Predicted 3D model of RNase P RNA and transfer RNA as a complex of 472 nucleotides. Rfam match: Bacterial RNase P class A. Gene Ontology terms of the family: dimeric ribonuclease P complex, tRNA processing and ribonuclease P activity. It is annotated as a ribozyme. Its mean pLDDT, the model's own confidence on a scale to 100, is 77.
[in-house]
RNA sequence: GAGCGGGCCGGGCGACCGCGAGGCCGCAAGGCCCCGAGGAAAGUCCGGGCUCCACAGGGCGAGGUGGUGGGUAACGCCCACCGGGCGCGAGCCCGGGGAAAGGCAACAGAGAGCAGACCGCCGAUGGCCCCGAGGCGCCCCCGUGGCGCCCGCGGGGAUCAGGCAAGGGUGAAACGGUGGGGUAAGAGCCCACCGCGGCGGCGGCGACGCCGUCGGCGAGGCACGCCUCACCCGGAGAAAGGCCAAAUAGAGGAGGAGCGGGUCGGCGGCGACCCCACGGUGCGGCCCGCACCGUCCAACUCCCGGGUAGGCCGUUCGAGACCGCCGGCGACGGCGGUCCCAGAUCGAUGGUCGCCCCGGUCUUCGGACCGGACAGGACCCGGCUUACAGGCCCGCUC
RNA sequence: GCGCCCGUAGCUCAGUAGGAUAGAGCGGCGGUUUCCUAAACCGCAGGUCACAGGUUCGAAUCCUGUCGGGCGUA
Numbered sequence: 001g002a003g004c005g006g007g008c009c010g011g012g013c014g015a016c017c018g019c020g021a022g023g024c025c026g027c028a029a030g031g032c033c034c035c036g037a038g039g040a041a042a043g044u045c046c047g048g049g050c051u052c053c054a055c056a057g058g059g060c061g062a063g064g065u066g067g068u069g070g071g072u073a074a075c076g077c078c079c080a081c082c083g084g085g086c087g088c089g090a091g092c093c094c095g096g097g098g099a100a101a102g103g104c105a106a107c108a109g110a111g112a113g114c115a116g117a118c119c120g121c122c123g124a125u126g127g128c129c130c131c132g133a134g135g136c137g138c139c140c141c142c143g144u145g146g147c148g149c150c151c152g153c154g155g156g157g158a159u160c161a162g163g164c165a166a167g168g169g170u171g172a173a174a175c176g177g178u179g180g181g182g183u184a185a186g187a188g189c190c191c192a193c194c195g196c197g198g199c200g201g202c203g204g205c206g207a208c209g210c211c212g213u214c215g216g217c218g219a220g221g222c223a224c225g226c227c228u229c230a231c232c233c234g235g236a237g238a239a240a241g242g243c244c245a246a247a248u249a250g251a252g253g254a255g256g257a258g259c260g261g262g263u264c265g266g267c268g269g270c271g272a273c274c275c276c277a278c279g280g281u282g283c284g285g286c287c288c289g290c291a292c293c294g295u296c297c298a299a300c301u302c303c304c305g306g307g308u309a310g311g312c313c314g315u316u317c318g319a320g321a322c323c324g325c326c327g328g329c330g331a332c333g334g335c336g337g338u339c340c341c342a343g344a345u346c347g348a349u350g351g352u353c354g355c356c357c358c359g360g361u362c363u364u365c366g367g368a369c370c371g372g373a374c375a376g377g378a379c380c381c382g383g384c385u386u387a388c389a390g391g392c393c394c395g396c397u398c
Numbered sequence: 399g400c401g402c403c404c405g406u407a408g409c410u411c412a413g414u415a416g417g418a419u420a421g422a423g424c425g426g427c428g429g430u431u432u433c434c435u436a437a438a439c440c441g442c443a444g445g446u447c448a449c450a451g452g453u454u455c456g457a458a459u460c461c462u463g464u465c466g467g468g469c470g471u472a
């Protein structure tokens, strides 16, 4: 200098005003003391506590998880290890069971699953053609002649059949890879190493690793598309749930004042009016009084059950925080000590000023100005994920 | 607070056991026709499949995380 991993802070102090909870004092008004957001309080993605409902047991369906061993109340979280990939390295990343049950693989390409031959290589073997030598036959001008046949011999062509899959080409992927031998050319055809598979031994709790041996390879890819296997899982959620309980309406029970007198109508049951008594309501501070209504059922008063508005509990002492020791590589666990640390319910935690801190701009180097992230509890915990100005510390690598 | 669903062209929608170039109707633009317009016919443009990352040879589709919108529930 460039990086890797981990941990932490995320403005400080003082004054004044203000807000919410608790305690004390006060008849009250109010006063005093003390406490008052986060590492993510967020997203609501997982797991639990708590509460109610359901439930003999089992199965199907749906959903989730996916190397091994641990941690934990539990988890899809965390720790350690294993395997694979990346990096010179510190380290980082991985949904990391199963592909001989089914399924999928567009286009390109000859061929895409127990495939295939476009270019190419060969053409050993069997044909075909050419050249040469040779043999046989025929002809004549009798020669170092010509023609024909043989394809048996030697050489050649790459023409047919055929052989091959090394190389080229297509593709994301082409039926083990590299090198050598071998061959007509080739090929696990043979050999060495690597890979793969089976078996055995050793190490490890295990995932797995190492070694030996056998098999020449028949076993390709995709399972964060479907599928399949093993394991897990009842549903709902603080608007869960419990308690107290107006007003109004309805239902039930109890109390509750005349079977008063007179006149009239009517056959009568009965009705109207008047007088007196009583009850209720209104006016009124109360009595009297007045008005209205009623007097077998009513009005009115009281009681009981359910339950709305509203209020209270649940609700904050808890898988709690800090410190020390011990066990463990670690996640974490055990023991001891100290402490109490938000509880609102339309929702408090804010503002102003001064000094300091950090960053930026300007500067006459005295200072001036601007800014200080993300974001805010709502039953509570353990995680994950996402957002975050700036700063500090520790370990390690090149 | 809790639970569920959806984002594809200017608008309304197809496309989801992955397959290359993402389609349809309406709308827009240009042309033919007409004296002009409408209708009709022909042609064309227009898409980060909400965004980011991952799995795969390949993602609108599968997985994860963000962003935005909607519905239900006292």
Stems, first nucleotide, its partner, number of pairs: 001398009011356007019036002022033004038374001042385002045383005050237004063232004067081005082096001083094004097228002102226001103222002118168002120164003125161003128157005134150006140143001176194006195217001196215008241313004252303004258276001260275006277295007320339008357372006399471007408424004417455001426442005448464005